[in-house]
Formats: sequence, C1' cells, structure tokens
RNA sequence: CUUAAGUUCCGGGGGUCGGCGUAAUUCCGAACCGGCGGUUAAAGUCCGCGACCCAGCUCAAGCCAUGAGCCGGUUGACUUGGUGUAAUUCCAAGACCGACAGUUAAAGUCUGGAUAAAGGAGCGAAUA
Repeated sequence: CUUAAGUUCCGGGGGUCGGCGUAAUUCCGAACCGGCGGUUAAAGUCCGCGACCCAGCUCAAGCCAUGAGCCGGUUGACUUGGUGUAAUUCCAAGACCGACAGUUAAAGUCUGGAUAAAGGAGCGAAUA
C1' cells in the first nucleotide's frame, strides 16, 4: 500500500409568465430539468443498474391480510454534420423521452411512499 467483517456519512434536478375556465404550477402557448456504474473521449437517448409495478419462494405455528428477505419478470427516448487514432458521449444544428398514488381538471417540474435504493467517500482488527 492492497484485500476484509463491521461501521459512519453522502446519495435527483426542474413550473415562471401568459391564455381558457367555477376549478389547472396537471390542459394550451412559450419555459425549465437530467440519479448511479461502464465505454479507445466527457452520455437523460449506447450497454447495464436503481426507484415504481407484477409473479413465485422462504420466514413470522395454520388460513387471510400485512411485513421482511430471496429470486425472476416488466420498465422511456437521437439523428445529421464537424474534429479526431478513437466520440449515438465533445462541438454545431435540429429532435425526442420521463414510473406509481394523490389532486376542485389530465403532472418529468406540485404533494406523497422516500428517514428508501443503485452507488460514492471515509474509518477499519487479525492474518497474509
């Protein structure tokens, strides 16, 4: 120095103006935003992961419900030109996408599950 049980902390951004209306930060016009790991080179759109949802199994004596854990499924969207050894990642231009529940009216932006999670950083014994 590296590896490690454990442990602590961190860990998602964005609705403003106008219009219609009884009512909308939800509709319409214009606005605004981009989690985590990877990659010949920096990514909302590539490859994966996570959140949401669903099935199965295990545990809590049995059943129902509920909860926890495991495992699996589902899960959105990009092109053209330029530079370059290399870029769907940079530059230029034009596009596109965004779970569930709630709501006086339909939500990527409001409220909520979420004190969560992918993951990141620190501390860290013995032994080698």
FMN riboswitch aptamer (RFN element) from an Actinomycetota bacterium, 128 nucleotides, folded computationally. Its Rfam family is "FMN riboswitch aptamer (RFN element)". Rfam's curators write: The RFN element is a highly conserved domain that is found frequently in the 5'-untranslated regions of prokaryotic mRNAs that encode for flavin mononucleotide (FMN) biosynthesis and transport proteins. Of the family's consensus pairs, 97% are formed in the model. The sequence was found by an Rfam model in a public genome assembly. Lineage of the source: Bacteria > Bacillati > Actinomycetota.